Context: one part of a larger RNA
RNA sequence: ACCGGCGAGUGACCGUUGCUAGCGAGGCUAAGGGGGCGAUACCCGGAGCCGGAGGGAAACCGAGUCCGAAAGGGCGCUUGUUAGUUGGUGGCGGUCGACCCGAAACCGGGUGAGCUAUCCAUGGCCAGGGUGAAGCGCGUGUAAGAGCGCGUGGAGGCCCGAACCGACGUCUGUUGCAAAAGGCGCGGAUGAGCUGUGGAUAGGGGUGAAAUGCCAAGCGAACCCGGAGAUAGCUGGUUCUCCCCGAAAUCGCUUUAGGGCGAGCCUCGUGGAUAGCUCGACAGUGGAGGUAGAGCACUGGAUGGACGAGGGGGCUUCCCGCUUACCGACUCCAACCAAACUCCGAAUGCCGCUGGCCGAUUGCCAUGGGAGUGAGACGGCGUGAGCUAAGUUUCGUCGUCGAGAGGGAAACAGCCCGGACCGCCGGCUAAGGUCCCUAAGUCAGGUCUAAGUGGGCAAGGAUGUCGGUGUGCCCAGACAACCAGGAGGUUGGCUUAGAAGCAGCCACCCUUGAAAGAGUGCGUAAUAGCUCACUGGUCGAGUGCACCGGCGCCGACGAUGUAUCGGGGCUAAAGACCUGCACCGAAGCCGCGGAUGUGGACUAGUUCCAUAUGGUAGGGGAGCGUCGUGGUCUGCUGUGAAGGUCGAGCGUGAGCACGGCUGGAGUGGCCACGAGUGAGAAUGCCGGU
Numbered sequence: 001a002c003c004g005g006c007g008a009g010u011g012a013c014c015g016u017u018g019c020u021a022g023c024g025a026g027g028c029u030a031a032g033g034g035g036g037c038g039a040u041a042c043c044c045g046g047a048g049c050c051g052g053a054g055g056g057a058a059a060c061c062g063a064g065u066c067c068g069a070a071a072g073g074g075c076g077c078u079u080g081u082u083a084g085u086u087g088g089u090g091g092c093g094g095u096c097g098a099c100c101c102g103a104a105a106c107c108g109g110g111u112g113a114g115c116u117a118u119c120c121a122u123g124g125c126c127a128g129g130g131u132g133a134a135g136c137g138c139g140u141g142u143a144a145g146a147g148c149g150c151g152u153g154g155a156g157g158c159c160c161g162a163a164c165c166g167a168c169g170u171c172u173g174u175u176g177c178a179a180a181a182g183g184c185g186c187g188g189a190u191g192a193g194c195u196g197u198g199g200a201u202a203g204g205g206g207u208g209a210a211a212u213g214c215c216a217a218g219c220g221a222a223c224c225c226g227g228a229g230a231u232a233g234c235u236g237g238u239u240c241u242c243c244c245c246g247a248a249a250u251c252g253c254u255u256u257a258g259g260g261c262g263a264g265c266c267u268c269g270u271g272g273a274u275a276g277c278u279c280g281a282c283a284g285u286g287g288a289g290g291u292a293g294a295g296c297a298c299u300g301g302a303u304g305g306a307c308g309a310g311g312g313g314g315c316u317u318c319c320c321g322c323u324u325a326c327c328g329a330c331u332c333c334a335a336c337c338a339a340a341c342u343c344c345g346a347a348u349g350c351c352g353c354u355g356g357c358c359g360a361u362u363g364c365c366a367u368g369g370g371a372g373u374g375a376g377a378c379g380g381c382g383u384g385a386g387c388u389a390a391g392u393u394u395c396g397u398c399g400u401c402g403a404g405a406g407g408g409a410a411a412c413a414g415c416c417c418g419g420a421c422c423g424c425c426g427g428c429u430a431a432g433g434u435c436c437c438u439a440a441g442u443c444a445g446g447u448c449u450a451a452g453u454g455g456g457c458a459a460g461g462a463u464g465u466c467g468g469u470g471u472g473c474c475c476a477g478a479c480a481a482c483c484a485g486g487a488g489g490u491u492g493g494c495u496u497a498g499a500a501g502c503a504g505c506c507a508c509c510c511u512u513g514a515a516a517g518a519g520u521g522c523g524u525a526a527u528a529g530c531u532c533a534c535u536g537g538u539c540g541a542g543u544g545c546a547c548c549g550g551c552g553c554c555g556a557c558g559a560u561g562u563a564u565c566g567g568g569g570c571u572a573a574a575g576a577c578c579u580g581c582a583c584c585g586a587a588g589c590c591g592c593g594g595a596u597g598u599g600g601a602c603u604a605g606u607u608c609c610a611u612a613u614g615g616u617a618g619g620g621g622a623g624c625g626u627c628g629u630g631g632u633c634u635g636c637u638g639u640g641a642a643g644g645u646c647g648a649g650c651g652u653g654a655g656c657a658c659g660g661c662u663g664g665a666g667u668g669g670c671c672a673c674g675a676g677u678g679a680g681a682a683u684g685c686c687g688g689u
Base pairs, nucleotide, nucleotide: 001689002688003687004686005685006684011096012095013094014093015092016091017090018089019088020087021086022085023084026050027049028048032044033043034042054061055060064075065074066073067072099237100236102234106227107226108225109224110223111222117201118200119199120198121197122196123195124194125193126191128160129159130158131156135152136151137150138149139148140147164188165187166186168185169184170183171182172181203219205215206214207213212221240623241622242621243620244619245618250263251262252261253260254259264373265372266370267369268368269367270366271365272364278360279359280358282355283354284353285352286351287350293344294342295341299338300337301336303334304333305332306331310327311326312324313323314322315321376401377400378399379398380397381396382395384393385392406417407416408415421594422593423592424591426590427589428588432584433583434582435568436567437566441581443580444579445578446577447576448575454570460554461553464551465550466549467548468547469546470545471544472543473542481538482537483536484535485534487511488510489509492506493505494504517532521530522529595613596612597611598610599609600608601607602605624678626675627674628673629672630671631670632669633668635667636666643662644661645660646659647658649656650655
C1' cells in the first nucleotide's frame, strides 16, 4: 500500500410535543398479593399521582381572594363550544460518559538510587623517569650573627609519561559494530585522584563544585495502577435508497469575537377563508423625507476690489495734532468652497388608498414541533478608511457563487448566456461565433489601418495617413529651386583698448532705387568675408497656416525557450468602423415517449386537464436490505438448503428474481415485533498478502 473483518445519536429516568388506543369529570394504579407447571396473560391491591378552584408569604378565606382606613387595583370566577388521564410509539430537551476516537494535565496509592547525583562504612589501585623545598652535616665567614659554598635530605592539588580516569580537535560511522561507537591526535595521572563491596537520601521529594543537571536509553517535576469513558466552546470521523421543500454567513447582548442566547431567514402540523385573505407588476391618487444637484440666506472657510473704524511707522511733542505707496474689522461689489453649512431641491426608492382582474395552485396572519446559520466571496452601482493603492478594508443596494450542472470567456467558484425530473442517432435559438485546428460565410455593400497596429501601457513627442472647417498668397505668375541685386549718408550716437549692421546702452532717421533692416544668423582683436530679410529674372499651378475628427507611429528594458492573438496562420484581411442577409451554437425553448409531487374537473377512472420537479446546512415523506422473535403458508430442501460463481432478466433506486456450475445441510415468502441493522475515508483497530 491493497484486500478482508471490526468500527460512531444508544439506554435508563424525568419533562415537552405529535400520532395512536382505552376510559372520560374523571383517568391510572405502585409496592405487594392471588390461583396457576409457568407467563411480560388474568384477578386483586386506590396507598398515592394528575385533573376537577382560586387568591394569599402565610394563618386563612373561598367564586372569590390579596393589598388597602377607604377609594381603587392585582390575580381569578361567571358567559362564550372548549377535558382530562393512562398505556404504546415517533420528534426534541434535561440528568447521566450521552454520537465515536484524541490531549497537554490534576489527584490518590504504590514501585524505583542494580543507571546516575551526593554522602557513610570498609577494602583495593597509581610502570618508569625528572626536578630537588625545609631540615641536617661539613667548610667558609662574622665580635657574635647573618650570609655564602659543598654535601645530605626527599617536600609538592610540582614536571614528563603507561595502566587507570577523562573527552579538546578531526575523520569515519548516521537502516551504525554501537539508540553515542571506531581511527588518529588530546587532558589529568600522589590527588578536590581512580575504583570494588555493603549502606543512606524518593517525586513538589531527593541529589546537585549549579547545567534545570541527574533520579533505570525522553525529567521545568520519575514510573506503575487507580479516580477515568477526567475535561476538550478544538481537529478528525460518522455506514442503504428514492421523493417534496429548502436556508444562513445579518441584528442585539455576551471575560464575547472561530463559542453561545434571543430575533431574522428554512421546514412540518394545526387554525384563520363563503375566492376571501395575501403578494407582485402596472396605472391613478394621497403622503413622509432633505440625498444628487444647486446655492451662500445661516454656521464656518476663502480671493480680488471699494470704503475705511482701529492699529503700526515717521514728524511734532507741554497738550492738541500732522503724515504714511504698511496692516486692517464692519459694510458694499464681484467670484468661490463645505460629510458633521442650507434660502432651495430632484430622479429613484418607501408608506397608504383605489382600479382593471393583469400575473401568482402562489403567498399572508396566528400558533405549536424540528432545525441549521450567526468566518462569507467576487462583480456592478453609491459612500467611508487607504494613496479616488491592493485579489485591501467598512457599510448600503442589486446580482452570481456559496448550495448551480450546461454553453461562452484557450485554461479560469463570484464575469456573459442560461436554471439540469428521465429517455430520443428530431427541430429552433441565447451569449459567443462562422480560413484551418473546430460546428457554422474565405458571405454581400461602403470606408479606414501598413503599425502584424489588431494581439498590454501613460504623460509627452512627431510634415504617418484619411476626412472635415476656417483663413493667407496665387497665371497682373504664388510656394520651392536656380541666376542677379541686397546700395549711399555711415565706422548712427554712446560706451569702449577697439565696438565699423551683428559685446552692451539709446535712437531706429534720411537718400538713390525694382529692392535693400542704422540689420536675421555665421564670422573678425576690430575691420574684412559669407548669409538673411527685401527686389528683379528663369520656371508655370497650385502653395502656406490654424483648428476639429478617424485609424496608426515613438515613448515600450529581465532573467530556461518564441511566450502580451489558445496555436497555425492572416494585410482591398482571417484587423478596425458602419450596414445587411444566412448559418453554427446550451441540459434554454419546441416535438415525441415516460415518472413523480401538487391543484382542478367530471362521466369518479389503473381517467382527463393544468402546473411543478438544480440544490449544501437542514426540515418533512415513502421505502430497500441485514440479524433475531411470534404467527402463518400443515412453504422449500440429499430428486440438493445456505453460501460461492457465471449469465444479455425485472424494478425509479436501495435491491429482487430465474438458470447453469460449485457446495453439502439447512432455509424462504407473507403479517407483525425487536435491534449490537448497512462502511471508503477517522495519520482509525486487528489480521492477511

Model confidence (mean pLDDT): 86 of 100. This is a predicted structure of a 689-nucleotide part of an RNA (large-subunit ribosomal RNA, domain II) from a Chloroflexia bacterium. The RNAcentral record of the full RNA draws on ENA.